[in-house]
Context: one part of a larger RNA
Molecule: small-subunit ribosomal RNA, 3' major domain
Organism: uncultured bacterium
RNA sequence: UGACGGGGACCCGCACAAGCGGUGGAUGAUGUGGUUUAAUUCGAUGCAACGCGAAAAACCUUACCCACCUUUGACAUGGCAGGAAUUCCGAAGAGAUUUGGAAGUGCUCGAAAGAGAACCUGCACACAGGUGCUGCAUGGCUGUCGUCAGCUCGUGUCGUGAGAUGUUGGGUUAAGUCCCGCAACGAGCGCAACCCCUGUUGCCAGUUACAAGUGUCUGGCGAGACUGCCGGUAUCAAGCCGGAGGAAGGUGGGGAUGACGUCAAGUCAGCAUGGCCUUUAUAUCCAGGGCUACACACACGCUACAAUGGUCGGUACAGAGGGUUGCAAAGCCGCGAGGUAGAGCUAAUCUCACAAAGCCGGCCUCAGUUCAGAUUGGAGGCUGCAACUCGCCUCCAUGAAGUCGGAGUUGCUAGUAAUCGCCGGUCAGCAAUACGGCGGUGAAUACGUUCCCGGGCCU
Numbered sequence: 001u002g003a004c005g006g007g008g009a010c011c012c013g014c015a016c017a018a019g020c021g022g023u024g025g026a027u028g029a030u031g032u033g034g035u036u037u038a039a040u041u042c043g044a045u046g047c048a049a050c051g052c053g054a055a056a057a058a059c060c061u062u063a064c065c066c067a068c069c070u071u072u073g074a075c076a077u078g079g080c081a082g083g084a085a086u087u088c089c090g091a092a093g094a095g096a097u098u099u100g101g102a103a104g105u106g107c108u109c110g111a112a113a114g115a116g117a118a119c120c121u122g123c124a125c126a127c128a129g130g131u132g133c134u135g136c137a138u139g140g141c142u143g144u145c146g147u148c149a150g151c152u153c154g155u156g157u158c159g160u161g162a163g164a165u166g167u168u169g170g171g172u173u174a175a176g177u178c179c180c181g182c183a184a185c186g187a188g189c190g191c192a193a194c195c196c197c198u199g200u201u202g203c204c205a206g207u208u209a210c211a212a213g214u215g216u217c218u219g220g221c222g223a224g225a226c227u228g229c230c231g232g233u234a235u236c237a238a239g240c241c242g243g244a245g246g247a248a249g250g251u252g253g254g255g256a257u258g259a260c261g262u263c264a265a266g267u268c269a270g271c272a273u274g275g276c277c278u279u280u281a282u283a284u285c286c287a288g289g290g291c292u293a294c295a296c297a298c299a300c301g302c303u304a305c306a307a308u309g310g311u312c313g314g315u316a317c318a319g320a321g322g323g324u325u326g327c328a329a330a331g332c333c334g335c336g337a338g339g340u341a342g343a344g345c346u347a348a349u350c351u352c353a354c355a356a357a358g359c360c361g362g363c364c365u366c367a368g369u370u371c372a373g374a375u376u377g378g379a380g381g382c383u384g385c386a387a388c389u390c391g392c393c394u395c396c397a398u399g400a401a402g403u404c405g406g407a408g409u410u411g412c413u414a415g416u417a418a419u420c421g422c423c424g425g426u427c428a429g430c431a432a433u434a435c436g437g438c439g440g441u442g443a444a445u446a447c448g449u450u451c452c453c454g455g456g457c458c459u
Base pairs, nucleotide, nucleotide: 007459008458010456011455012454013453015449016448019412020411021410022409023408026303030299031298032297033296034294035293042053043052064289065288070283073127077126078125079123080122081121082120083119086103087102088101089100090099091098092097107116108115109114129278130277132276133275134274138272139271140267141266142265143263145261150189151188152187153186154185155184156165157164158163169180170179171178195255196254197253198252200223201222202221203220204219205218206217226249229243230242231241232240233239305405309364310363311362312361313360314359315358321352322351323350326345327344331340332339333338371402376397377396378395379394380393381392382391418441419440420439421438422437423436424435
């Protein structure tokens, strides 16, 4: 000077408390550990690993295993020789590949001969290749403390010095925010503001939106909020409390934005890269298998256990997105998944696309049930070369556990929690209950800071 203390003072945060809903019990889904396996590829491991890398493992992906092959190689540059490239037809084989035959002459320069570019084949060598090791050799990127309010510097002053001061103190703030004081005076990185979305309004323009005009809506440019005004309070400072006006009031709400640093935190498997290792193999190609195993343990989520419900019929209202190797309407067929059909649309035009909870009626009457839907049998549909290992969906039948969950533990302070559906990326298809968005309905509670956890400042 820091750090730490079951030392002290002050302050903050869904940290506790007050509330609401979960989780921990059940089934199945996903991830992990463990075990198993020829292989179950690798990484991530308290918070800050465990629906994580993976915004899609049937093949591919794929890095793993087994089997069959190749050795200048799947890929790059260079030398020599030959041939245009390319297309088609066989045979063997699981394929990779091996092998036989046929067609075929292009582009640039040049009168021609020929030369060159691109591509293919063969030969030899420099080399290629490595998801092999080291994240404790690294770059870059990221997590975390933490959107916490801190971290420093110049000059001056003090101290023998390490250092101190400033940055402490009195108030105040979300804030090292601002005010006052002070051997300090200033400054920088952070805070705030400038950026985006949203809430109100004016003007302009408007097709594909509106039947049409204003309006709604779409796009653009402005206005508006600043403690500006009033009262109280205060050191009459910063500010705080109340009020008016206002769509909005004291940061209006949300997002992006992450200081100096900490954890030898994470990543050599995204990429790059030093060193080491490998080079007929730790490289490459291909078929099949595996990553999907299963006594068990943990983690995140889904669906339920019902009557604030289930089911049947009728009926209403969104927002934000996607679409040309794509979205696909009407009509017709099928109980349905779907099929057929192909209008329209490069989209404010057409389409995905009926939002669901809600509302109005009927039935069910507390039961393992008209709850719940696992599992299994049968019959089908779709994608795809191919659904056995290992896809999704539909119909009929079957109908398991489960009657609200121990100790414990978790999220949330308002258009939030809870609840309801919709869309997107990835994607041929899909194991999405995940992730990222969008709107509909819409609460309860906060006395307070003693205690638990984390943090800030002084001592």